[in-house]
Context: one part of a larger RNA
RNA sequence: GCCUGCGAGUCAGCGGCACGUCGCGAGGUUAACCCGUGUGGGGUAGUCGUAGCGAAAGCGAAUACUAACGAGUGUGUUUUAGUGGCGUGUCCUGGACCCGAAGCGAAGUGAUCUACCCAUGGCCAGUGUGAAGCGACGGUAAGACGUCGUGGAGGCGCGAACCCACUUAGGUUGAAAACUGAGGGGAUGAGUUGUGGGUAGGGGUGAAAGGCCAAUCAAACUUCGUGAUAGCUGGUUCUCCCCGAAAUGCAUUUAGGUGCAGCGUUGUGUGUGCUUGCCGGAGGUAGAGCUACUGGUUGGUUGAGCGGGACUAUCAUCUUAGCAAUGUCAGCCAAACUCCGAAUGCCGGUGAAGUUAAAGCAUGGCAGUGAGACUGUGGGGGAUAAGCUUCAUGGUCGAGAGGGAAACAGCCCAGAUCGUCGGCUAAGGCCCCUAAGGGUGUACUAAGUGGAAAAGGAUGUGUGAUCGCGAAGACAGCCAGGAGGUUGGCUUAGAAGCAGCCACCCUUGAAAGAGUGCGUAAUAGCUCACUGGUCGAGUGGUUGUGCGCCGACAAUGUAGUGGGGCUCAAGUACACCGCCGAAGCCACGGCAACAUUUUUUGUUGGGUAGGGGAGCGUCGUGCACGCGGUGAAGCAUGAUCGUGAGGACGUGUGGAGUGUGUGCGAGUGAGAAUGCAGGC
Numbered sequence: 001g002c003c004u005g006c007g008a009g010u011c012a013g014c015g016g017c018a019c020g021u022c023g024c025g026a027g028g029u030u031a032a033c034c035c036g037u038g039u040g041g042g043g044u045a046g047u048c049g050u051a052g053c054g055a056a057a058g059c060g061a062a063u064a065c066u067a068a069c070g071a072g073u074g075u076g077u078u079u080u081a082g083u084g085g086c087g088u089g090u091c092c093u094g095g096a097c098c099c100g101a102a103g104c105g106a107a108g109u110g111a112u113c114u115a116c117c118c119a120u121g122g123c124c125a126g127u128g129u130g131a132a133g134c135g136a137c138g139g140u141a142a143g144a145c146g147u148c149g150u151g152g153a154g155g156c157g158c159g160a161a162c163c164c165a166c167u168u169a170g171g172u173u174g175a176a177a178a179c180u181g182a183g184g185g186g187a188u189g190a191g192u193u194g195u196g197g198g199u200a201g202g203g204g205u206g207a208a209a210g211g212c213c214a215a216u217c218a219a220a221c222u223u224c225g226u227g228a229u230a231g232c233u234g235g236u237u238c239u240c241c242c243c244g245a246a247a248u249g250c251a252u253u254u255a256g257g258u259g260c261a262g263c264g265u266u267g268u269g270u271g272u273g274c275u276u277g278c279c280g281g282a283g284g285u286a287g288a289g290c291u292a293c294u295g296g297u298u299g300g301u302u303g304a305g306c307g308g309g310a311c312u313a314u315c316a317u318c319u320u321a322g323c324a325a326u327g328u329c330a331g332c333c334a335a336a337c338u339c340c341g342a343a344u345g346c347c348g349g350u351g352a353a354g355u356u357a358a359a360g361c362a363u364g365g366c367a368g369u370g371a372g373a374c375u376g377u378g379g380g381g382g383a384u385a386a387g388c389u390u391c392a393u394g395g396u397c398g399a400g401a402g403g404g405a406a407a408c409a410g411c412c413c414a415g416a417u418c419g420u421c422g423g424c425u426a427a428g429g430c431c432c433c434u435a436a437g438g439g440u441g442u443a444c445u446a447a448g449u450g451g452a453a454a455a456g457g458a459u460g461u462g463u464g465a466u467c468g469c470g471a472a473g474a475c476a477g478c479c480a481g482g483a484g485g486u487u488g489g490c491u492u493a494g495a496a497g498c499a500g501c502c503a504c505c506c507u508u509g510a511a512a513g514a515g516u517g518c519g520u521a522a523u524a525g526c527u528c529a530c531u532g533g534u535c536g537a538g539u540g541g542u543u544g545u546g547c548g549c550c551g552a553c554a555a556u557g558u559a560g561u562g563g564g565g566c567u568c569a570a571g572u573a574c575a576c577c578g579c580c581g582a583a584g585c586c587a588c589g590g591c592a593a594c595a596u597u598u599u600u601u602g603u604u605g606g607g608u609a610g611g612g613g614a615g616c617g618u619c620g621u622g623c624a625c626g627c628g629g630u631g632a633a634g635c636a637u638g639a640u641c642g643u644g645a646g647g648a649c650g651u652g653u654g655g656a657g658u659g660u661g662u663g664c665g666a667g668u669g670a671g672a673a674u675g676c677a678g679g680c
Base pairs, nucleotide, nucleotide: 001680002679003678004677005676006675011094012093013092015091016090017089018088019087020086021085022084023083024082027048028047029046033042034041035040052059053058062075063074064073065072097235098234100232104225105224106223107222108221109220115199116198117197118196119195120194121193122192123191124189126158127157128156129154133150134149135148136147137146138145162186163185164184166183167182168181169180170179201217203213204212205211238615239614240613241612242611243610248261249260250259251258252257262369263368264366265365266364267363268362269361270360273355274354275353276352277350278349279348280347281346287340288338289337294334295333296332297331298330299329300328301327305323306322307320308319309318310317372397373396374395375394376393377392378391379390380389381388402413403412404411417590418589419588420587422586423585424584428580429579430578431564432563433562437577439576440575441574442573443572444571450566456550457549460547461546462545463544464543465542466541467540468539469538477534478533479532480531481530483507484506485505488502489501490500513528517526518525591605592604593603594602595601616669618666619665620664621663622662623661624660625659626658627657634653635652636651637650638649640647641646
C1' cells in the first nucleotide's frame, strides 16, 4: 500500500418544550406498596388543570402600591381544555457522536543500568628520573655549605594490561536503538574493579551537565481517580423528492468561541406584499458658486500703519526702493464653506397595469451562518501603489454545471428534471488546426502595426479648417547684381559687415543689413537677406483629426496573436447580407411537486451548511401463510425488472435450513478518522 472484518448521535429521568396519535374530559393521572402471575385487581399520598395579585403575612374577581380612599397606576377577570400514555424532533443532567493531549492527584514498585556512600577482597608488564634522610671526604672556631656515594620519594616521566572517549574515516532500513578501524589521554592514584549492603520521586544522588535514578527525567515507572478536560484538529457508514442560507449588526478577559437580532426551513393563523405608472412629500450629495457666509489664494489699484531717508533738543514735519491692513477691479480653491442645486434613492397616497404558481405580516418547532473572495460604481487609508486595506451599493463565485475568454472560482453569455443521430439563437466567431464567409461595399495601415508601454521626438501617410504668395509670373533651380559715404564710432597690437561695447543713419538705385553664415593675424575671398532675368503652375505657414514610426534592454529555444500562417488581410474603421455556435429557447416523449380544475391545463423541478417529506436494505422477534434431501441458506454465473436504495428469475456449486405479508425492537448500512485486528 491493497483486501477482508470491526469502527462513531446511544441509553436513563413518573425531566422541559413542541408536533403527531390514542384514552378520558372540568377534570386527568397514580408513586411507593399490597394481593399474587393476569396485556389482572387494589392503592388517592402526590401532581397538573379549573383564579389571580402581592416580597410576604394575606386578600380574592380581584389584588399590590398609599396614613387613607369610591382616585390613579401595574398585573389579572370579563376570551375557559386540560390531562395521562405511546411515537418523533430538540434541549437539560449525566462520558452523552467517536478517537486524540501535554498534564493533576492517590496508593504502590524500582539503585541487577546509573550517581554517591559503607563493608570486604582483587588488579596495575617493563623501563626512566633520582626528593628527603643517611654515610664518607672537603670545609668552618663551631656551623652553614660543597663534592662523591647511598637511598628510593612523587595526584613524577615513557609505555602494555586496565580505565577513558580527544580527532578522523566508515556505519546511519547499522553487524550494533551509540558500534568498528586508525590514531589519542590516564596508567601508584581524587586509580580501577569483584561481591555484599545503603539512599526513592518534589524525593534521592550529583568534582554541577538539569546530569543520573533499568534504552524513560525541568520531576521515574505501575495501577487507580479516568471515558480527566480539549471554545482545538481529524472522522461520522443506504436511497429518492421539495425548499434553501450566511460569512452582517450589537455585546462579550471577546476577536478562528458564544448570546440576541438578521438571513433558511417547517407547522398554524392572517389577508396582505412587490414592480411600473400617476400624485404628494422630506432632504443638501454630484455639480456649481462665493462683494451670499466661514476659511484659503493670484495679479492690478487704493495706501491706514510699519520700515528706510531728510530734518530735529523734544514734540512734530517732509519724503518713498520696500512690507502691508482696509476698500475696490479681475481670476481661483474647500470632507468638516453654501446665495444655489440635480439625477437616483427614500417615505406616503392612489388604485390604472402586471404579479397570485409568487411575495408579505404574526407566531410555534428545528437550524446553519457570524474567516468571505473577486469584479463594476461611489468614498476613506496608502503613493488617485498592491491579487493591499476598510466602508457603501450592484453582480458573480461561495453553493453553479454548460458555451466564450488558448489553458483560467469571482470577467462575458446563460441558470443543468430525464431522453432524442431534430430545429432556432446568446456571448463569441466563420483561411487551416476547428463547426461556420479566402462574404459584399467604401476607406485606412506598410509598421507583421495588428499581436504589450510613457514623457518626448520626426517633411511617414490619409482627411478637414484657416492664413499667405501666385499668369501684373509665385515656390524650387539656373544666369546676373548684391554698391557708395565707410576701415561707422569706441575698444584694441589689429577689430575693415562678421572678438566685444554703442549707434544702426544717409546716398545711388530694380535691389543691396553700418550686415545671415563660412573665412583672415587683420585685410582679402565665398555666401545670405534683397533685386532683375530665365522658366510656366501652383507653392508655403499655422492648426484639428484618423492610422502608423522612434523612444523599446534578461537570462535553456521562437516564447508579448493558442499555433500554422496572414498585407492578393486572415489587420483597422464604418455599413450590410448570410451562417456556425450552449445543458438557453422551441419540438416530441417520460417522471415528480404545486396550484387550479374535478375534463384537464398551467407553472415549477442547479444546489453546500441546513430544514421538511417518502422509502430501500440488515439482524432479532409477535401473528398469519408458505418453501425445503424431487435440494434451504451461502457462493459463482447468465439474462432481466425498478427513478434509486434494491428486487425477482434460470443454470451450476453447495448440503440444511429459509422466505412472504403485516406489526414491533435495534449492537441497522463505511472509503477515508497519520483509524483497530488479521492476511498478502